[in-house]
Small-subunit ribosomal RNA, 3' minor domain from Candidatus Siliceabacter maunaloa, 146 nucleotides, folded computationally.
Context: one part of a larger RNA
RNA sequence: CACCGCCCGUCACACCACGGGAGUGAGCAACACCCGAAGCCGGUGGCCCAACCCAUUGGGAGGGAGCCGUCGAAGGUGGGGCUCGUGACUGGGGUGAAGUCGUAACAAGGUAGCCGUACCGGAAGGUGCGGCUGGAUCACCUCCUU
Numbered sequence: 001c002a003c004c005g006c007c008c009g010u011c012a013c014a015c016c017a018c019g020g021g022a023g024u025g026a027g028c029a030a031c032a033c034c035c036g037a038a039g040c041c042g043g044u045g046g047c048c049c050a051a052c053c054c055a056u057u058g059g060g061a062g063g064g065a066g067c068c069g070u071c072g073a074a075g076g077u078g079g080g081g082c083u084c085g086u087g088a089c090u091g092g093g094g095u096g097a098a099g100u101c102g103u104a105a106c107a108a109g110g111u112a113g114c115c116g117u118a119c120c121g122g123a124a125g126g127u128g129c130g131g132c133u134g135g136a137u138c139a140c141c142u143c144c145u146u
Stems, first nucleotide, its partner, number of pairs: 003109001005106001008102002011099001013096004018091003023086006031078004039071001041069004047064003052060003112133009
């Protein structure tokens, strides 16, 4: 490799990652309640005890077992929170030699295009309303330069 150009979207096929998803599996940190070991502390201590006191087979002081309570690990129950995995199905996205349908855009791209919005349509898209020129062509007007 220059209009036998460029190029848009649906659809089909393949692969990739992602979102939604009845759920489902696991983990994490809390929370509420239940239970509550050891131990500390507090209470009690009718039972027990060598040192001290009185006194003599007893009493006192002091201490202890036991019991009760606060705190309290593990455990249990419950409803939530967060994280990760998985999930029929589903949604668009990306990539791919090439395929299907049309031809929307690029020239006035054959209805100028584009922006916003509403409705409609296999798809690009179409139509209505408002806006922009980043519209070609022809004519006219104003201004500027030579």
Annotation:
The sequence was found in a public genome assembly.